[in-house]
RNA sequence: GGCCGGAUGGCGAAGUGGUAACGCUACGGUCUGCAAAACCGUCAUGCGCGGGUUCAAAUCCCGCUCCGGCCUCCA
Numbered sequence: 001g002g003c004c005g006g007a008u009g010g011c012g013a014a015g016u017g018g019u020a021a022c023g024c025u026a027c028g029g030u031c032u033g034c035a036a037a038a039c040c041g042u043c044a045u046g047c048g049c050g051g052g053u054u055c056a057a058a059u060c061c062c063g064c065u066c067c068g069g070c071c072u073c074c075a
Base pairs, nucleotide, nucleotide: 001071002070003069004068005067006066007065010024011023012022018055026042027041028040029039030038048064049063050062051061052060
């Protein structure tokens, strides 16, 4: 340098055009003598960054950054 895959909440992770699932953690509540467990509720204002297309973009297109893998070149 080329090709492929990836970047989503505090953590893991799903979602391939129509308002971002789920699990864990955290917080509040019920229960309990106090806790733990269990149960109920809350928690992304926006998906790596910048543009574009579209009525509508996490999703499609272009450029860039970072991470991983493979290939090539030099020594």

Transfer RNA from Proteobacteria bacterium UBA6156, 75 nucleotides, folded computationally. It was read from a public genome assembly. Lineage of the source: Bacteria > Pseudomonadati > Pseudomonadota. Rfam family: tRNA. It is annotated as a transfer RNA. The prediction has a mean pLDDT of 83.